[in-house]
RNA sequence: GGAGUGGGCCGGGUGGUCGCGGACAGGUCACUGUCUGAGGAAAGUCCGGGCUGCACAGGGCACGAUGCUCGCUAACGGCGAGGCGGGGCGACCCGACGGACAGUGCAACAGAAAGAUACCGCCUUCCCCGCUGUAUUGCAGCAGGGUAGGUAAGGGUGAAAUGGUGCGGUAAGGGCGCACCGGCGGCGUGGUGACACGUCGGCCCGGCAAACCCCAUCGGCAGCAAGGCCCAGUCAGGAGGAGAUGACGCUGCCCGCCGAUCCUCCGGGUAGGGCCGCUUGAGGCGUCCGGUAACGGGCGUCCCAGAGAGAUGACCACACAAACACAGAACCCGGCUUACAGGCCCACUCUAAUC
Repeated sequence: GGAGUGGGCCGGGUGGUCGCGGACAGGUCACUGUCUGAGGAAAGUCCGGGCUGCACAGGGCACGAUGCUCGCUAACGGCGAGGCGGGGCGACCCGACGGACAGUGCAACAGAAAGAUACCGCCUUCCCCGCUGUAUUGCAGCAGGGUAGGUAAGGGUGAAAUGGUGCGGUAAGGGCGCACCGGCGGCGUGGUGACACGUCGGCCCGGCAAACCCCAUCGGCAGCAAGGCCCAGUCAGGAGGAGAUGACGCUGCCCGCCGAUCCUCCGGGUAGGGCCGCUUGAGGCGUCCGGUAACGGGCGUCCCAGAGAGAUGACCACACAAACACAGAACCCGGCUUACAGGCCCACUCUAAUC
């Protein structure tokens, strides 16, 4: 110099003019002044929690989610560290990664068989026929056909065919025996654990659970239009039905709890205003300590949008290569995921050439 890998950060600055929300102050109630005013994702609303209501927040079923281990946390499906498997020369990256001797089921096409299977082939018994050699109605060898069996080595099909390679053995074969490798199981050692290593045992007919299912763990339901308070104001009721033999509700169902209203139709009225919830919080920043880390603790310091038709904008100037990307709070917080012009920094890997 080239090609990459992982991580962090910025994503506009200064000044001027005009404009908007909020707080405070002053006002002659017209306004004026000062301070302050979006993001790394405010987004998707996909997980988790706080908060609020359901009298308590109970049990079971059903349903849903998660699924290697240990830890972190308010909690998580998140994060950290590690194990195992796969990919990359490497830095590093990816993985729903429990169970297929509980049961049910599935496997297109091809293939004989995807579950009980022999198509070709190989081997053996018996029968038939032919050839050759011996030299005779026999024996031996070879080839073909049929019959009964053996085989899973070879061929062929497939994503997948009953562990793999080799040697021995066998009629031919086969873990049938042996060596090594792979898997499974027992034991021992190390590790908190996932697991690793060693050793022993031929124990070796599968695959799929992001198929149903089984096992383990977790989850009560609804959501700030939650929910609470105040002011003002209108109306006109009627009919039918259910209900203390328990309506409505918690709650989809059962148990349990609660305890008086509830449902449908017709007709009428209103479709107003204000306050709280609301932003001080698992908070930000700095520093020290513990921990590999996620994270936790101590001390110091700071206050950083809070609207209710919903503010946060526009223009100009300057430096510059250029101010341009994705996008905008609406109860709050921790994550995940997705979008993003341009730019900066750190660590690491491979490699040409030169020294």